RNAcentral holds the sequence, with entries from Rfam. This is a predicted structure of a 72-nucleotide RNA (transfer RNA) from Gossypium raimondii. Its mean pLDDT, the model's own confidence on a scale to 100, is 83. Rfam family: tRNA. Rfam describes the family as follows. Transfer RNA (tRNA) molecules are approximately 80 nucleotides in length. The family's RNA type in Rfam is transfer RNA.
RNA sequence: GGCUCUAUAGCUCAGUGGUAGAGCAUUUGGCUGCAGAUCGAGAGGUCACCGGUUCAAACUCGGUUGGGCCCU
Numbered sequence: 001g002g003c004u005c006u007a008u009a010g011c012u013c014a015g016u017g018g019u020a021g022a023g024c025a026u027u028u029g030g031c032u033g034c035a036g037a038u039c040g041a042g043a044g045g046u047c048a049c050c051g052g053u054u055c056a057a058a059c060u061c062g063g064u065u066g067g068g069c070c071c072u
Stems, first nucleotide, its partner, number of pairs: 001071002004068004010024004018055001026042005048064005
C1' cells in the first nucleotide's frame, strides 16, 4: 500500500428503519449477630466522528479515525 471485519453502559455483548437492552460490576432496601449467598429497587448511553438518503437512522450509503485477520 491492497482487501476484509469491527467501534452500543465501567467490562463482556445483544439489538430485522419506528423513542436502546441483558449479564457481570456499582449504589440502595429486605434477609443475617456481621458478612456471603439470595430476593427486590435504582443509577449509569451524543450508539467513535463528519456528511448524505428517509416522515423517521444504532441499523442504509459515502468519507474520516482507532482496532483485528489476510495479502504484498